[in-house]
RNA sequence: GACGACAAAGCGCAAAACUGCCGAAAGGUCGUGACGCAAAGCCUUGGGUCUGCAGCCCGCUUGAUGGGUAUGAUUGCCAGGUUGCCGUA
Numbered sequence: 001g002a003c004g005a006c007a008a009a010g011c012g013c014a015a016a017a018c019u020g021c022c023g024a025a026a027g028g029u030c031g032u033g034a035c036g037c038a039a040a041g042c043c044u045u046g047g048g049u050c051u052g053c054a055g056c057c058c059g060c061u062u063g064a065u066g067g068g069u070a071u072g073a074u075u076g077c078c079a080g081g082u083u084g085c086c087g088u089a
Base pairs, nucleotide, nucleotide: 012037013036017032018031020029021028022027035076041082042081043080045079046078047077048074049073050072055069056068057067058066
């Protein structure tokens, strides 16, 4: 100097809930707040899930407050990619 288990140390992020704002909704965002997280940093590339009176398609008083559909959302659902902190036996 490199690799480097368990620990340790210094940090970091921020669930639910509530207020305001945005959105058709799912959800996002500001603030408060910490459930937890070694990537709970970043990216929708693959899958899953959610929404679908946004748009589009079907249907229509017999059922209509109807049915279908992501181009929307979720990275704190999983996987993948990529970047990063500490580090002795």
Notes: The RNA shown here (c-di-GMP-I riboswitch aptamer) has 89 nucleotides and comes from Firmicutes bacterium UBA993. It was read from a public genome assembly, where an Rfam model found it. Rfam family: c-di-GMP-I riboswitch aptamer. About the family: GEMM was predicted in a large-scale screen for bacterial structured RNA regulatory elements. Taxonomically the source falls in Bacillota (Bacteria, Bacillati).